[in-house]
Predicted 3D model of RNase P RNA and transfer RNA as a complex of 440 nucleotides.
It holds a member of the Rfam family "Bacterial RNase P class A". It is annotated as a ribozyme.

RNA sequence: CAAGCACGCCGGAUGAUCGCGGUUCGGCAGGUCCGGGCUGAGGAAAGUCCGCUCUCCAUAGGGCAGCGGUGCCGGCUAACCGCCGGGCGAGGUGACUCGACGGAAAGUGCAACAGAGAAGUGUACUGCCCCGCGCGAGCGGGGUGAGGGUGAAACGGUGGUGUAAGAGACCACCAGCGUCGGCAGCAAUGUCGGCGGCUUGGCAAACCCCACCGGGAGCAAGGCGAAGCAGGCGCAUUGGGGCGGCCCGUCCCGUAAAAAGCGCCGGGUACGCCGCAUGACCCUCGGAGCGAUCCGAGCGGCUAGAGAGAUGAUCAUCACCCGGAAACGGGUACAGAAAGCGGCUUACAGGCGCGCUUGAACG
RNA sequence: GGGCCACUAGCUCAGGCGGUUAGAGCGCGGUCCUGAUAAGACCGAGGUCUGUGGUUCGAGUCCACAGUGGCCCACCA
Numbered sequence: 001c002a003a004g005c006a007c008g009c010c011g012g013a014u015g016a017u018c019g020c021g022g023u024u025c026g027g028c029a030g031g032u033c034c035g036g037g038c039u040g041a042g043g044a045a046a047g048u049c050c051g052c053u054c055u056c057c058a059u060a061g062g063g064c065a066g067c068g069g070u071g072c073c074g075g076c077u078a079a080c081c082g083c084c085g086g087g088c089g090a091g092g093u094g095a096c097u098c099g100a101c102g103g104a105a106a107g108u109g110c111a112a113c114a115g116a117g118a119a120g121u122g123u124a125c126u127g128c129c130c131c132g133c134g135c136g137a138g139c140g141g142g143g144u145g146a147g148g149g150u151g152a153a154a155c156g157g158u159g160g161u162g163u164a165a166g167a168g169a170c171c172a173c174c175a176g177c178g179u180c181g182g183c184a185g186c187a188a189u190g191u192c193g194g195c196g197g198c199u200u201g202g203c204a205a206a207c208c209c210c211a212c213c214g215g216g217a218g219c220a221a222g223g224c225g226a227a228g229c230a231g232g233c234g235c236a237u238u239g240g241g242g243c244g245g246c247c248c249g250u251c252c253c254g255u256a257a258a259a260a261g262c263g264c265c266g267g268g269u270a271c272g273c274c275g276c277a278u279g280a281c282c283c284u285c286g287g288a289g290c291g292a293u294c295c296g297a298g299c300g301g302c303u304a305g306a307g308a309g310a311u312g313a314u315c316a317u318c319a320c321c322c323g324g325a326a327a328c329g330g331g332u333a334c335a336g337a338a339a340g341c342g343g344c345u346u347a348c349a350g351g352c353g354c355g356c357u358u359g360a361a362c363g
Numbered sequence: 364g365g366g367c368c369a370c371u372a373g374c375u376c377a378g379g380c381g382g383u384u385a386g387a388g389c390g391c392g393g394u395c396c397u398g399a400u401a402a403g404a405c406c407g408a409g410g411u412c413u414g415u416g417g418u419u420c421g422a423g424u425c426c427a428c429a430g431u432g433g434c435c436c437a438c439c440a
Stems, first nucleotide, its partner, number of pairs: 001359005007353004012318007020040008028031001042334001046345002049343005054218004061248004067214005072086005087101001088099004102209002107207002109203002125148002127144007156174006175199001177196008222274004231265005239253004267439003281301002283298006319332005364436007373389004382420001391407005413429005
């Protein structure tokens, strides 16, 4: 210098004028008034994909054979399908990245087309070998899955023994599987040695099995106040309803034309306050830890929050990018709170910092 | 704000537990029939199964993430 990898951060600035939401102070002409002050979007506010806080489900919940989720190991966290570290596998020259990564010798199921044969002690197109026939080309019967060929996938590999030709049929080595033990490690796992049958393939984002976890609904939850209207029908007596699959328990109502509750139709109100923003918050410093993170200190910081609706526009100067010789012209992304918080994912013009890798050239 | 569902030809829909080249009706184009039209008969075109990734030998179908469209909700008696 070029190409790349990883982490962190910014994502226009200042001023003027006009305008909008919230809040506070003042004014009197007391109104949705006027004037002043303060304050008013994000790294994703998004998708609503996970996890929680909070609230209700009448006082109280328990179980699983149902449903859903998670799935190598250890740690972090309020919790998680998150994060950190490690193991194994895959990719890359490398920095490094990616992985829904339990079980296929528990069982069931699937594998189109091609191919002899697709997982069963199944198969003979060609080739090889034996036998019979034939002068011969060849024909018929049998053996063989080792060679060819097919396929995404062909029932361990190499060498030898053996055989009519062959074959784990047998032997040696190698690979892999199961099992037992030693060593290292908290563990996943790694490594070494013995034994075994000679091989036991793929798909579980097919059913399933194993281990662990999980009540449901959601701030339009819910609470207080005010205003207003019109009720009707249905559901039973070993019943109806409340925790939403099922069962148990428990609570409420009702016991003979009746109500609580639930469902449907109809009617009324669409007003105020709370929930609702100082919190698992951010920053700086010190300490522990490889790290996620945790602990401590600070006379450090914050101040949107609704009706679903506000959070803007114009001009000037500057910054950056593009075009142009210049004058100058054009552009500055993705997007926008709605109870709150921690993550993930997705969108994003451009720029900055720090570390590392590979290659080339020069010293 | 919160909850739920769907996406296959121009339109409306099939496609069972993944298998070879995805179907139907209406519509569209052509030919025949008719003096001409409609109806009818025959033939044909038209699809990246919303997109991107993944699992698998193989995906419209299974899984994940996006995109687009649609539906529902409050309180009082």